[in-house]
A computed fold for a 74-nucleotide RNA from Candidatus Caldarchaeum subterraneum, annotated as transfer RNA. The same sequence occurs in records of 2 taxa. The coordinates come from a structure-prediction model, not an experiment, and the mean pLDDT is 85. Taxonomically the source falls in Candidatus Caldarchaeum (Archaea, Thermoproteati, Candidatus Caldarchaeales, Candidatus Caldarchaeaceae). The sequence is in RNAcentral, with records from ENA. Rfam family: tRNA. Rfam's curators write: Transfer RNA (tRNA) molecules are approximately 80 nucleotides in length.
């Protein structure tokens, strides 16, 4: 220098192909339960979906350009 894959709450991850409310687990907080802790039940908090731009009524998803990580070729 060229190519491929990946990037989503604190952490792990689904959704992306084929555009239509951002979902689950865990963590944290509260309530119930318990003599108490833990377990369990219920509720809540927590996201510029890596960044910028474009297309569209509508973009995590499609398109273009970047950034970062991993791998391959030279």
């Nucleotide at each position: 220098g060229g190519g491929g894959c990946u990037g989503u709450g604190g952490u792990c991850u689904a959704g992306c192909c084929c555009g239509g409310u951002a979902g689950g687990a865990u963590u944290c907080c509260g309530u119930c339960c318990u003599c108490a802790c833990g377990c369990g039940a219920c509720g809540g908090a927590g996201g510029u979906c890596c960044c910028c731009g474009g297309u569209u009524c509508a973009a995590a998803u499609c398109c273009g350009g970047g950034c970062a990580g991993c791998c391959c070729c030279a």